[in-house]
Context: one part of a larger RNA
RNA sequence: GGACGAACGCUGGCGGCACGCCUAACACAUGCAAGUCGAACGGAGUUUUAGAUGCUUGCAUCUGAAACUUAGUGGCGGACGGGUGAGUAACACGUGAGCAACCUGCCUUCCAGAGGGGGAUAACGUUUGGAAACGAACGCUAAUACCGCAUAACAUAUAUUUAUCACAUGGUAGACAUAUCAAAGGAGCAAUCCGCUGGGAGAUGGGCUCGCGUCCGAUUAGAUAGUUGGCGGGGUAACGGCCCACCAAGUCAACGAUCGGUAGCCGGACUGAGAGGUUGAACGGCCACAUUGGGACUGAGACACGGCCCAGACUCCUACGGGAGGCAGCAGUGGGGGAUAUUGCACAAUGGGGGGAACCCUGAUGCAGCGAUGCCGCGUGAGUGAAGACGGCCUUCGGGUUGUAAAGCUCUGUCGCAGGGGACGAAAAUGACGGUACCCUGCAAGAAAGCUCCGGCUAACUACGUGCCAGCAGCCGCGGUAAUACGUAGGGAGCAAGCGUUGUCC
Numbered sequence: 001g002g003a004c005g006a007a008c009g010c011u012g013g014c015g016g017c018a019c020g021c022c023u024a025a026c027a028c029a030u031g032c033a034a035g036u037c038g039a040a041c042g043g044a045g046u047u048u049u050a051g052a053u054g055c056u057u058g059c060a061u062c063u064g065a066a067a068c069u070u071a072g073u074g075g076c077g078g079a080c081g082g083g084u085g086a087g088u089a090a091c092a093c094g095u096g097a098g099c100a101a102c103c104u105g106c107c108u109u110c111c112a113g114a115g116g117g118g119g120a121u122a123a124c125g126u127u128u129g130g131a132a133a134c135g136a137a138c139g140c141u142a143a144u145a146c147c148g149c150a151u152a153a154c155a156u157a158u159a160u161u162u163a164u165c166a167c168a169u170g171g172u173a174g175a176c177a178u179a180u181c182a183a184a185g186g187a188g189c190a191a192u193c194c195g196c197u198g199g200g201a202g203a204u205g206g207g208c209u210c211g212c213g214u215c216c217g218a219u220u221a222g223a224u225a226g227u228u229g230g231c232g233g234g235g236u237a238a239c240g241g242c243c244c245a246c247c248a249a250g251u252c253a254a255c256g257a258u259c260g261g262u263a264g265c266c267g268g269a270c271u272g273a274g275a276g277g278u279u280g281a282a283c284g285g286c287c288a289c290a291u292u293g294g295g296a297c298u299g300a301g302a303c304a305c306g307g308c309c310c311a312g313a314c315u316c317c318u319a320c321g322g323g324a325g326g327c328a329g330c331a332g333u334g335g336g337g338g339a340u341a342u343u344g345c346a347c348a349a350u351g352g353g354g355g356g357a358a359c360c361c362u363g364a365u366g367c368a369g370c371g372a373u374g375c376c377g378c379g380u381g382a383g384u385g386a387a388g389a390c391g392g393c394c395u396u397c398g399g400g401u402u403g404u405a406a407a408g409c410u411c412u413g414u415c416g417c418a419g420g421g422g423a424c425g426a427a428a429a430u431g432a433c434g435g436u437a438c439c440c441u442g443c444a445a446g447a448a449a450g451c452u453c454c455g456g457c458u459a460a461c462u463a464c465g466u467g468c469c470a471g472c473a474g475c476c477g478c479g480g481u482a483a484u485a486c487g488u489a490g491g492g493a494g495c496a497a498g499c500g501u502u503g504u505c506c
Stems, first nucleotide, its partner, number of pairs: 001506004006502005013378006019371002021336001026334003030331003035076003040073002043070012083289003093213007102206002107202007115149001117147002124139006155180004160175006185194003215261003222252003227249004232244003264286004268279004291312005314325004342368001344367003350364001351362004381411004391402004416443006425433001450495005455476003461490005471478002
C1' cells in the first nucleotide's frame, strides 16, 4: 500500500447493486416451510331435483339422478428443493482412467402382450378399554390394493454348439434343448386419450475400482489376528475378508507406517511484477451431518432434517397407569459474543411436486423491510462580487491572515416537496414488487459535512496554557518555564458520506 462476512469511536443527504451469527453442531415459545390425485376405490356428508308411499297438504320415509366436499384404502411425490460444517487426513475431494464386476422411477424410441379366477381388509356399523396418546373384539364392503392359474419371449438360468473379440474368470452375435416368470383398469356417445405387463436400445442419475495430487509433529518407530493371502460358501445391483468355516504366515513402515494435533475438499477469492504466500463468506460442483448413539423397514433411489424402532440426555403433558417433542428450513426468542436483520408480501415471473385438466401446494424463488457492512454513482449549489467589511488569530503595531471567503446582485434545479400521468417484466387472461421506476408541471438555495492529522519517516505552523506534571506515542522518541511532538485556539494538509482506530492476511 492492498484486502475484509468485520467490530469500535466521531459523523451522516440520496440512489443502484451486492452482502449480513465468523461465537454455543447451545436450548428453543409461536406460525408457516410437502403435498396432491374423486378421471384408481367403496363409503359418508351437503345442496338441488325426479318418482313412490304415509298423509296432521307440506313435512317425513324409501328408491334414483346431478353437482360439490372429503376422513379412509390406493397411486405418485415426501431420497428433490432448503440448512449447516460437527465429524472426516479419507478414493472425502481434485484430476485422469477403468467396470469383460453393476443398478437406474419418471422421460424418449422400438418389439410383444393384457385371458380367466380367488380370498381378504380399512372406511362403516355394534360393543368396548383408556385421563390422554391411542386402541381391542365381532360383523359388512371396494379397487389401478393383494394372491393363485393360463399364455410367453429377442428375458433369466442350465447344458451342447458355431463365429468372433480377447483381458484370466470370460464378452458379443447366432443355433438348439429344457426349466422359470406378466398384466389393471379409468375417462369419453364415440373416435380416442391417460394408464398397465414383459423385453431391447437411449438419455439422465448413481454405485464400485485404480494412477497421481492433498496440513503439522520423530520430544510419536515400530504397527497389524479378519490382520495379509488362498480354497469353499454366504451376502450384495455389483467386485471384494464385505461376512463366515478351513488352510498358510503373511501385510505395512525412515520414500515416515502407527500414533497425536489440526482441518470439510474444489472451481475460485485476496495479495504479489512474477514465483509464491494466505484463504475456501457470498455464487457453483462434490462430500458429510440432522438432539447423541445404534438399527433396519418401505422404495427405482434412504439406512431417510420436518418417516419408523431401540437406548441416552433434555423439555413438556398426565387421572402416575402412561404419553408427546427435536428450527444445522423461513421468520422469531433466550443465551454466548466486540458483532450480524422482519414472527413482512406474493406464487405475478423462474423452477419443482401432484393432476387429463381446471387447479392445489411450494419461507425454493421473486420482492419488500432493517444495517454507510462493502462497491459504484450523485449531491450539499453556479456565476459575479474589494470598502479586501465585521468578527477571530497573529503582529516588529506599519500591518498580515482567515479571504471572493461572507454579505449583496444574477442564475440553475441534480436532490427535495407538491400536483398530474404512469410502465417493461405477461405469449389470450393473470403483476407481489407498485401508483414503484420513469415522464411532465410548479415551488424554492431552500433539508444535506464531517473525520483524522500538521517533530522526522509524511503533505501540513503559529500563539497561549502546562512544567518529566497532565499527557502523547506505529518506530525514533516528546514533556524538568520560551514544547511546530501534551491540551486549547487560529491557520494549514489529507480524505470525504465518510474518516480514524483495532484485529487478520499478503